[in-house]
């Protein structure tokens, strides 16, 4: 930085998925070592155990316990008991200080919080600094003894006692109060040393220390207030009574409605007030390229909390985690009476959970309380355990080593890969292992000594220096040395495409993969396994979650015509934005300075662990906030002025604007009269309706309604809706001209408001004509449509609603700018009055830049820009549900989720396709000829049957098709009998020539016997052939896939087409060229043209036929000259013809005329055998059908190997109710039948063709000349031609069928062959719907002949004979080909799709209801405590006149107030018969 993924293909929208980091993770497999870091994200769930906050005897009476020392008894000479608080110490208590620090946690909190930045009205132990003082008294109590009570907790009662406890006096302030006079107001001692003095011998007293009190400043910490910032949700829009402010009292360390009474009626809100939901907040962390997103573990700052609610005490400081009081729920102890207790401290347990660890060690560092200190206490910390939980390091060995080993795995069998990889020799030892030396972290405090200060002192203290012991949990520390060995130490994913890496076996839409798109139905690089390779590597995948890539919410940085997105239009508030000019401000802006922005962290330099993670120094940055000092363009603000915006006078004009009222003529319709007869209406045809009761026609009259033709127009006004017959009346607004005047007055426009088709609704009219609904009649497979007759409600009118529409130019409004042409509407204005110039405003079209994916927009922008509103972020669910508003309703706005899918879409391009369009062709129609479809045989097919009826072909493009010929054979089938290295092929070993002949079983395969025979070449060993036996490699298969293939062929189609190179257009798929006018059979050729040229096709070259020439002359030929013959070119000759079979010519639109465009061609003519491609063949473009063929044949991949291979005999492919398709013979007189005649072409023959004679009614035998072929021969061509006969009949038509006789082929004609002769003599009288071929040497018609082939054609394949009729034309039908056009089709119309109904799951919406959570309001309710009162009880220190007072305590009350508890609502969550719809499935069912 991008990939995959909507299409046949493309461009562009646009989702959704993937590649990259990161984590307090988890899970699977797999695990050497070390360092640094992390570890309950979940139940703020409950907790056994033990620890986590004490210290001070230098504050106090003390002396339970230990210890030393004196002593005293007992005595067993070291023991026990007493004695001494004298001594070191010290439970317990009184006092002090800490227990508000440190540790845990996120429940709760959306502002009493936090972040940054201000403030003023405060407090603050210890600490520091300065000042001032520490005087003198009193009264008590607790341990303690004594008693009592309880089971315990614990307590009551008397009595002794100290204090740095407690309380009065007195002093005092820059202290505080104050009526300014004054009042009120503190304190405590302890140790340690002394020289003089005093002494009751305890001290006094004086110093030092440390305390102690009062005052004032700093530190530090704390309280408080102010700004500004700090998720979502309007389907939460209003909220608020101490509420908002004043004033008075209280209250607080402090300002404040804090809180009270009185007055005022205030505040706050869409700049989102209340309310819901949900979360501590920052420094940071993680991603980004940044702006952004996320997040808030470990570190740090802060706030809350401490089972769960209240609540005050103490005290600098708390409403306190390891306090207290109370409710409350739990748990535990009990003697049942009653009490105790909070791990969200640090291990540890249970339980939640995918999940997160030891009931360790030490205070030696660092820090914290206490203390003069020594020290004591510290789950804070420092360290160890456990965890690959992360991040960084290090190793699992290195060199050399081809015979490229065995093995594995692949293989075209040759080989390749694994692979120097191993094994082998050499070498080294990081880490581990084993032993052993051994830092660093220790710095102190205390003691000694010197010295300065203090002081009266040389005590004592304190500072400073010096000396010497002394303190390590880690710790078997780290680091280093030795010794021994390659010795111990490699996984995990992945290998279709995205994305580095392929092959084989299993499987066979199975079993599985998948993160997307996808694989898997028998040759899976994608499934499982194997080789082998690719990534990473002590870890490597998978889940989970965050950025990212995503410009996919677009601040950097998006868009709205048609992809999702401009409100139907306007007026308009609030915002927002705004013309020129001068002058002043300093609010925005921009500069500097200055404070701050805590440290960690990130980023730079450096440094220390051997690097590195990590640590550690400095540095830079925190883009921010405040203060200030300065600039003055530009924005704002305030003054002044100005006209060019907008706007008013004035004079014109155009108009289906628009509201009322009145007039008008055409036309339908009804009604009345007349005239007139049968029919009329309507349709694609009817029918249903109307009509002899007089319809329709027609003619005159009348009545009513609604709408207003011609003019009429991409024409006019209107914001839009929309608006059209005249007339009038009121009335909105445009535009043009030319002055004047106002002087920015303007533009958008959330909410609000108005207007707003059609349809509906509601009251009350109206109602010709049309006409949902309904009723009929057709249509149809139905037909609740379309078409037709009828026909209500609406349509029209008056008032009131509704409030939408593809309200559209799918374009929001204003303004500026930016080539132009051409028309039109309305004004003006200039002359040369004209199809004229030029200027405003209006609408249409073309059209350049630009702009768009494109199509297209283009001065009436979708171009360039500016202002402001409105809307869009993926399809579907769903513009619904649910709540609100609005409405009578009918519904209208506003508007989700949950499911589910990869995908939905826009332009455009190629096909294809269309019961779209244009043009052409084609035996495609039509035009004429003959068929088949009816009947009888043939012969193929399907079906049936069968032991088998062997397989394959199956619309056209299978079906007399493979098979150019099934009695065995063939043959692939079936049945039964045999064989197993084989019927065939090669290679080894070993006999043996080879091989003939005869003969036994036996259906034969086969088995067995007897006889003949001895070969070829030698270098004498043995070789080639051939045959026989063993053995394995192998053979073999017509078994399987034609959907693995090859090569063959059909087909569309002999249709005229399919393409390239370059070049051009296009962003591309692709276009162009191949389109266009002509014109051809034909992309045929001409002409035009961003095309210019090529190829493959057509057309020509090949062949064969039609004419002629010229050459050769036998086996063909015979005019001419001889000669022969019963009679034939038989013969001698020829070479003139014809025929043969080699070369040539000829035909080209060449020639003339017309047409065309001066082209191509086209229509006629001449000439000529032949004329416009003469006629006929052969040749099949690029492709299409996964057409056909594994059974022609080749061949891959699977099968089968004493058989799915081989041999053999019999049978079978020939069966037969039946359907089909190709033929043949017929139904007959253009005919049968009988006699006699005539003329072809092309073809075959030696395992053949067979001649003459002779025999047989035949079929045919017999016979045996000829001929390997212009020779002999199949071979007589038939229709025709001449003559008789038959007379429309089932016939003298037709010929099946069956009987008898036979004939020829063959090893054999029974199942099953042709064919002869007799007899037999069925169907059928010309074919329903439908369908088939055929354009001239053609259809039709006759017959020959050939390949298969022993025999066996109605079939093919060929030849020749006789020999037509039609073609107006192209509307239709097939098919086909060029252009265009639509398309939601691309397997391409046998496409694609849509709804309802059944069944299956799945979310979801209503629902009678019930349960449970929050919450509002109004009561009640009142425990602890605090405050106020106080009848009661009771009270050591003060005072007292001795009475009592003051004070203080219990106690009772009031007030406030948790737990609670009663009504009524709000909200929200689960669940709920039944029910609506919606999604999603296999191939269901109806259109």
């Nucleotide at each position: 930085a991008g990939a995959g993924u909507u299409u046949g293909a493309u461009c562009c929208u646009g989702g959704c998925u993937c590649a990259g980091a990161u984590u307090g993770a988890a899970c699977g497999c797999u695990g050497g070592c070390g360092g640094c870091a992390u570890g309950c994200u979940u139940a703020a769930c409950a907790c056994a155990u033990g620890c986590a906050a004490g210290u001070c005897g230098a504050a106090c009476g003390g002396a339970a316990a230990c210890g030393a020392u004196a002593g005293u008894a007992g005595c067993u000479u070291g023991c026990u008991a007493c004695u001494a608080g004298g001594c070191g110490u010290c439970g317990a208590g009184u006092g002090g200080c800490g227990g508000a620090c440190g540790g845990g946690u996120g429940a709760g909190u959306a502002a009493u919080g936090c972040a940054u930045g201000g403030g003023a009205a405060u407090c603050u132990g210890c600490c520091u600094a300065u000042u001032a003082g520490u005087g003198g008294g009193g009264g008590a109590u607790a341990a303690c003894u004594a008693u009592c009570c309880g089971a315990a907790a614990g307590g009551g009662u008397a009595g002794c006692u100290a204090a740095u406890a407690c309380c009065g006096c007195a002093u005092a302030a820059u202290c505080u109060c104050u009526u300014a006079g004054g009042a009120g107001g503190a304190a405590a001692g302890c140790a340690g040393g002394g020289g003089a003095u005093c002494u009751u011998c305890g001290g006094a007293c004086c110093u030092u220390g440390c305390g102690c009190u009062g005052a004032u400043a700093g530190a530090u910490g704390a309280g408080c207030c102010c700004a500004u910032g700090u998720c979502g949700g309007a389907u939460u829009a209003g909220c608020u009574a101490g509420u908002u402010g004043g004033u008075g009292g209280g209250g607080u360390a402090a300002a404040g409605g804090c809180u009270u009474a009185c007055c005022a009626a205030g505040g706050c809100g869409a700049c989102g007030a209340u309310c819901c939901g949900u979360a501590g907040c920052u420094g940071g962390u993680u991603u980004g390229a940044g702006a952004g997103g996320a997040u808030g573990a470990u570190c740090a700052g802060c706030c809350a909390c401490a089972u769960c609610g209240g609540g005050a005490c103490u005290g600098a400081g708390a409403c306190a985690c390891g306090g207290c009081c109370c409710g409350a729920a739990c748990u535990c102890c009990u003697a049942c009476g009653g009490g105790a207790g909070g791990c969200a401290g640090c291990a540890g347990u249970g339980g939640g959970g995918a999940a997160u660890a030891u009931u360790g060690g030490a205070c030696a560092a660092u820090g914290g309380g206490g203390g003069c200190a020594a020290c004591c206490c510290u789950g804070a910390u420092c360290c160890a355990g456990c965890a690959a939980u992360g991040c960084c390091g290090c190793g699992u060995g290195u060199g050399u080593g081809a015979a490229g080993a065995a093995g594995g795995c692949c293989u075209u069998c040759g080989g390749g890969u694994u692979g120097u990889a191993a094994a082998g020799c050499a070498c080294u030892u990081u880490c581990g292992u084993u032993g052993g030396u051994g830092a660093g972290g220790a710095a102190a405090c205390g003691g000694a000594u010197g010295u300065a200060g203090u002081u009266a002192a040389u005590a004592g203290c304190u500072g400073c220096a010096u000396c010497a012991a002394u303190u390590g949990a880690c710790g078997u520390u780290a680091a280093c040395c030795a010794a021994a060995u390659a010795a111990g130490a490699a996984g995990c994913a992945c290998c279709g495409g995205c994305u580095a890496a392929c092959u084989c076996c299993g499987u066979g839409c199975c079993a599985g993969c998948a993160g997307c798109c996808g694989c898997g139905g028998u040759a899976a690089u994608a499934c499982g396994g194997a080789g082998g390779g690719u990534g990473c590597a002590a870890g490597c995948g998978u889940u989970a979650a965050u950025c990212g890539g995503a410009a996919u919410u677009a601040c950097u940085g998006g868009g709205c015509g048609u992809a999702a997105a401009g409100c139907g239009c306007g007026c308009g508030u609030a915002g927002g934005c705004g013309g020129a000019u001068u002058a002043a401000u300093a609010a925005g802006u921009c500069a500097g300075a200055u404070g701050u922005g805590a440290a960690a962290g990130c980023c730079c330099a450096g440094g220390g662990c051997u690097c590195a993670a990590c640590c550690u120094u400095g540095g830079a940055a925190c883009u921010g906030c405040a203060u200030u000092u300065g600039a003055a363009a530009c924005u704002g603000u305030u003054a002044a002025u100005c006209u060019u915006g907008a706007g008013u006078a004035u004079g014109g004009u155009a108009g289906a604007g628009g509201u009322a009222a009145g007039c008008g003529g055409a036309a339908u319709u009804u009604c009345c009269a007349g005239u007139g007869u049968a029919g009329c209406a309507g349709u694609g045809a009817a029918a249903u309706g109307c009509g002899u009761a007089g319809a329709g026609a027609u003619u005159g009259g009348a009545a009513g309604g609604a709408a207003u033709a011609u003019c009429g127009a991409u024409g006019g006004c209107g914001a839009a809706g929309g608006c059209a017959g005249c007339u009038u009346a009121c009335u909105g607004g445009g535009c043009c001209a030319a002055u004047a005047c106002u002087g920015a007055c303007g533009c958008u426009g959330a909410g609000g408001u108005g207007c707003g088709a059609a349809a509906g609704c509601g009251u009350g009219g109206g109602u010709a004509g049309c006409g949902a609904a309904c009723g009929g009649g057709a249509u149809u497979a139905g037909a609740u449509a379309c078409c037709c007759c009828g026909g209500u409600a609406g349509u029209c009118c008056a008032c009131g609603c509704c409030g939408u529409a593809a309200a559209c130019g799918a374009u929001g409004u204003c303004a500026a700018c930016u080539a132009g042409g051409u028309g039109u509407a309305g004004g003006g204005u200039c002359c040369u009055u004209g199809a004229g110039g030029u200027u405003c405003u209006g609408u249409a079209c073309c059209g350049c830049a630009g702009c768009u994916a494109a199509c297209g927009c283009a001065u009436u922008a979708a171009g360039u820009u500016g202002a402001c509103c409105g809307c869009c972020u993926g399809g579907g669910g769903a513009g619904u549900a649910c709540g609100c508003a609005c409405g009578c309703a009918a519904g209208u706005g506003u508007a989700a989720a949950a499911c589910u899918c990869a995908a939905a879409g826009g332009a455009a391009u190629u096909g294809a396709c269309g019961g779209g369009g244009a043009c052409c062709c084609g035996c495609a129609c039509a035009a004429g000829c003959g068929g088949u479809g009816g009947a009888g045989c043939a012969u193929g097919u399907g079906g049936u049957u069968u032991a088998a009826u062997u397989c394959g072909a199956u619309g056209c493009a299978a079906c007399g098709c493979g098979a150019a010929g099934a009695a065995c054979c063939u043959u692939a089938c079936c049945u039964g009998g045999c064989c197993u290295u084989g019927a065939c092929a090669u290679c080894u070993a070993g006999c043996g020539a080879a091989g003939a002949u005869u003969u036994u079983a036996g259906a034969g395969a086969u088995a067995g016997a007897a006889u003949c025979g001895u070969g070829c070449c030698u270098u004498c060993g043995g070789g080639a052939g051939c045959g026989c036996u063993a053995u394995g490699a192998c053979a073999g298969g017509u078994g399987u896939u034609g959907c693995a293939u090859g090569g063959c062929u059909g087909u569309c189609g002999u249709c005229a087409g399919c393409u390239c190179g370059u070049g051009u257009c296009g962003u591309g798929a692709g276009a162009u060229g191949u389109u266009g006018g002509g014109u051809u059979a034909a992309g045929u050729c001409c002409c035009g043209c961003a095309a210019c040229g090529a190829g493959c096709g057509c057309a020509a070259c090949c062949c064969u036929u039609a004419u002629c020439c010229u050459u050769a002359u036998u086996u063909g030929c015979c005019a001419g000259c001889a000669c022969g013959u019963u009679a034939u070119g038989g013969u001698g000759g020829g070479a003139a013809c014809u025929c043969u079979a080699g070369g040539g010519a000829g035909a080209c639109u060449g020639c003339c005329g017309g047409u065309g465009a001066c082209a191509a061609a086209c229509c006629g003519g001449a000439g000529g055998a032949a004329g416009g491609u003469g006629g006929g063949g052969a040749c099949g473009a690029c492709g299409u059908c996964a057409a056909g063929u594994c059974a022609u044949c080749a061949u891959g991949g699977c099968c089968c190997u004493u058989a799915c291979g081989g041999c053999c005999a019999g049978g079978g492919c020939u069966a037969c109710a039946c359907a089909c398709g190709u033929g043949c013979u017929a139904c007959a007189a253009u005919g049968g039948g009988u006699g006699a005649u005539a003329c072809a072409g092309a073809c075959g023959g030696u395992u053949g063709c067979c001649a003459a004679g002779c025999c047989g009614c035949g079929a045919g035998g017999u016979g045996g000349a000829g001929c390997u072929a212009a020779u002999c021969u199949g071979a007589g061509a038939a229709a025709g031609u001449c003559a008789c006969u038959c007379g429309u009949a089932g016939u003298c038509c037709g010929g099946a069928u069956u009987g008898c006789a036979g004939u020829c082929u063959g090893c054999a004609a029974c199942u099953c062959g042709a064919c002869u002769g007799c007899a037999u003599g069925a169907a059928g009288u010309c074919g329903g719907a439908a369908u088939c071929g055929c354009u001239a040497g053609u259809a039709a018609u006759c017959g020959c002949a050939g390949a298969u082939c022993a025999g066996a054609a109605u079939g093919c394949u060929g030849c020749g004979g006789u020999g037509a009729a039609u073609a107006c034309g192209u509307u239709c039908c097939c098919g086909g080909g060029u252009c265009u056009u639509g398309u939601a089709c691309a397997c391409a119309c046998u496409g694609c799709c849509c709804g309802u109904c059944a069944c299956a799951c799945c979310a979801u919406g209503g629902g009678a209801g019930u349960u449970g959570g929050u919450u509002g309001c109004a009561a009640a309710a009142g425990a602890a405590g605090u405050a106020g009162g106080u009848a009661g009880u009771u009270u050591a220190a003060c005072c007292u006149u001795a009475g009592g007072g003051a004070u203080g305590a219990c106690g009772c009350u009031u007030a406030c107030c948790a737990c609670u508890u009663u009504g009524u609502g709000g909200u929200c969550a689960a669940u709920g018969a039944c029910u609506g719809g919606g999604g999603u499935g296999a191939a269901g069912u109806c259109g």